[in-house]
RNA sequence: GGGCGGGUAGCUCAAUUGGCUGGAGCAUAUCAUUUGCAAUGAUACGGUUGAGGGUUCGAUUCCCUUCCUGUCCA
Numbered sequence: 001g002g003g004c005g006g007g008u009a010g011c012u013c014a015a016u017u018g019g020c021u022g023g024a025g026c027a028u029a030u031c032a033u034u035u036g037c038a039a040u041g042a043u044a045c046g047g048u049u050g051a052g053g054g055u056u057c058g059a060u061u062c063c064c065u066u067c068c069u070g071u072c073c074a
Base pairs, nucleotide, nucleotide: 001073002072003071004070005069006068007067010026011025012024013023019057028044029043030042031041032040050066051065052064053063054062
């Protein structure tokens, strides 16, 4: 330098060929339970979908540019 993947909540991951307010588990906070802790249950919190732009009534999804990362080739 070139090819192919990945980037979404604090962490691990979904979201199916564009369409309901982007969800789940873990973690965190509060409450219940307990003498207390753990476990369990309930509720809450948490997102500029790597960044910028474009197409569209509508973009995590399609297109362009760019950053980071894994891997392969030279």

This is a predicted structure of a 74-nucleotide RNA (transfer RNA) from a Minisyncoccota bacterium.
Rfam family: tRNA. Rfam classes the family as a transfer RNA.
The organism belongs to Minisyncoccota, within Bacteria.
The RNAcentral record of the sequence draws on ENA and MGnify.
The coordinates come from a structure-prediction model, not an experiment, and the mean pLDDT is 80.